RNA sequence: AUAUAUCUGUUGUCUAAUCUCAAUUGAGAACGGGGGACCCAUUUUUGGGGCUAAUCUAUAUUUUAUAUAUAGAAGAAGACCUUUUACUUCUAGCCCGACAGCUAACUCCGUAGACCUAGUUAAAGGACAGA
Numbered sequence: 001a002u003a004u005a006u007c008u009g010u011u012g013u014c015u016a017a018u019c020u021c022a023a024u025u026g027a028g029a030a031c032g033g034g035g036g037a038c039c040c041a042u043u044u045u046u047g048g049g050g051c052u053a054a055u056c057u058a059u060a061u062u063u064u065a066u067a068u069a070u071a072g073a074a075g076a077a078g079a080c081c082u083u084u085u086a087c088u089u090c091u092a093g094c095c096c097g098a099c100a101g102c103u104a105a106c107u108c109c110g111u112a113g114a115c116c117u118a119g120u121u122a123a124a125g126g127a128c129a130g131a
Stems, first nucleotide, its partner, number of pairs: 006131005012115003018029004030111006040101001045098001047099001048096004055073007074091005080126005086120001
């Protein structure tokens, strides 16, 4: 130094939302989102569409359009990563403004915010670090 085996640890969370340079408004990398051909597809007051996990169906109440409640389906989070099992929780909100399917080239935009103090359980496989 390499390979194998064993043991221990993984040191904040959700999210694309981080890092670097500059210090004067900013710039770059990285990670995300939108617009945008041929071909293919679709049917526009029953308006339509975008971000996001945050949608759909049924029943009841209601002001019968909305809204509320219940149930089901579907989707998301739970501390290194993936899959599965069980358990717990969430399914807010915002935007465009008559208008956008997919979409190569091309082009535009975002990097806010919220939360916790051992923070679910078990199994299999894998990654990194140490012995």
A computed fold for a 131-nucleotide RNA from Halanaerobium praevalens, annotated as c-di-AMP riboswitch aptamer (ydaO/yuaA leader). RNAcentral holds the sequence, with entries from Rfam and Ribocentre. The prediction has a mean pLDDT of 82. NCBI's taxonomy places the organism under Bacteria, Bacillati, Clostridia, Halanaerobiaceae, Halanaerobium.